[in-house]
Molecule: c-di-AMP riboswitch aptamer (ydaO/yuaA leader)
RNA sequence: CGUGCGCAUGCGCCGAAUCCCGCGAGGGAACCGGGGAACCACCAAACUUGGGGUGAAUCGGACGUCCGUCAUGGGCGCUCGUAGGAGACCUUCCUGCUCCGAACCCGUCAGCUAACCCGGUAGGCGGUAAGGAAGGAAAGG
Numbered sequence: 001c002g003u004g005c006g007c008a009u010g011c012g013c014c015g016a017a018u019c020c021c022g023c024g025a026g027g028g029a030a031c032c033g034g035g036g037a038a039c040c041a042c043c044a045a046a047c048u049u050g051g052g053g054u055g056a057a058u059c060g061g062a063c064g065u066c067c068g069u070c071a072u073g074g075g076c077g078c079u080c081g082u083a084g085g086a087g088a089c090c091u092u093c094c095u096g097c098u099c100c101g102a103a104c105c106c107g108u109c110a111g112c113u114a115a116c117c118c119g120g121u122a123g124g125c126g127g128u129a130a131g132g133a134a135g136g137a138a139a140g141g
Stems, first nucleotide, its partner, number of pairs: 001010001011126004018029004030121006040111001050109001051106004059081003063077005084100004089136007
């Protein structure tokens, strides 16, 4: 996908998060992420206020509350900004609007990284924030 709610099916969209085989356990493909040499990079030593990873989701200010210190602080809540991200064919640029700016994991350890090793394949949506320029893609003729 005319509108609201519910169910079912199909299609489409965001995303790595899909597909195939198997009764099942599980296996495979594809995609994504992490670890991991040499070379390179970094490198005085030291550096627990640990450090690192997935992700756009970082970094600050005000206020409230709790905890703690001799002192500097820390947790949570709320709020104002902010790096950054999303807004439906793709990329870049200009103008403009709306929204997000969370959460989790490893466990003292990780620069890059061939071989190799490990892990993931969830969720959500059907949008009155678009306009312009350039280059592509697709469809039609």